Predicted 3D model of a 115-nucleotide RNA (SAM riboswitch aptamer (S box leader)) from an Actinomycetota bacterium. It was read from a public genome assembly, where an Rfam model found it. The model forms 97% of the base pairs in the Rfam consensus. Its mean pLDDT, the model's own confidence on a scale to 100, is 83.
[in-house]
RNA sequence: GUCUCAUCCAGAGGGGCAGAGGGAAACGGCCCGAAGAAGCCCCGGCAACCAUUCACGCAUCUGCCACGCGUGAAGGAGGUGCCAACUCCGUCCCAGGUACUGGGAAAGAUGAGGA
Numbered sequence: 001g002u003c004u005c006a007u008c009c010a011g012a013g014g015g016g017c018a019g020a021g022g023g024a025a026a027c028g029g030c031c032c033g034a035a036g037a038a039g040c041c042c043c044g045g046c047a048a049c050c051a052u053u054c055a056c057g058c059a060u061c062u063g064c065c066a067c068g069c070g071u072g073a074a075g076g077a078g079g080u081g082c083c084a085a086c087u088c089c090g091u092c093c094c095a096g097g098u099a100c101u102g103g104g105a106a107a108g109a110u111g112a113g114g115a
Base pairs, nucleotide, nucleotide: 002114003113004112005111006110007109008108013043014042015041016040017039021032022031023030026091027090028089029088044083045082046081049079050078052074053073054072055071056070057069058068087107092104093103094102095101096100
C1' cells in the first nucleotide's frame, strides 16, 4: 500500500521551543488562530480496539486440564489511538418539505485480523 470486520452525536489540556497558518484532499460554507496556527518536545488526561484478569457457555477429549471460539464483567501497570465544533457541515442517492429535517452511500479516521 491492499483486503475483511467493528466503531465513529460520548469523553479528555497545560507548559516549553517555534512563528502563520489550521480544521484529510478539491470546491463551497462555517469556524479556530498574534490573547500565538502547523510542527517538535515535556507533563497531564480521556477512552477501552487489542492485550490482561475473572465468570459462564461452546468446541475438543474416553475423561479432566490447558490451548481454541463466543458472551459478560473488572481494572487502567502493557500495545495503539485520541484530547474545539457529529468525522465541523455540505457535495452523490432517497423521503418529507422547498428556510430546512431525517435516512443511506461515498470518502476518511482508528483498531483488530488476513494475503